[in-house]
């Protein structure tokens, strides 16, 4: 270095309920658990998605649980 079919150590937490914060897309915190081997980390392309402006290829944001890339790691196979 390659893999992620079993299994374990163990991590994340969809919908949906409460509570907060944002005009909003969608955060945050608690409960829950759909699912994930990167559902860690990064908005770099690309795509969705929201406001603002519009004549627009423009501006400013959200999603990394959309997809590539980059970057760091547990375990465990089989070499």
């Nucleotide at each position: 270095g390659u893999u992620g079919a079993a299994a374990a150590a163990g991590g994340c937490a969809a919908a949906c309920c409460c509570g907060g914060g944002g005009u909003a897309a969608c955060c945050c915190g608690g409960g829950g658990g759909c699912g994930c081997a990167a559902a860690g980390c990064g908005a770099c392309a690309g795509g969705u998605c929201c406001g603002c402006a519009a004549a627009a290829u423009g501006c400013g944001g959200a999603u990394g649980g959309c997809u590539g890339c980059g970057u760091u790691a547990c375990c465990a196979a089989a070499g």
Molecule: c-di-GMP-I-GGC riboswitch aptamer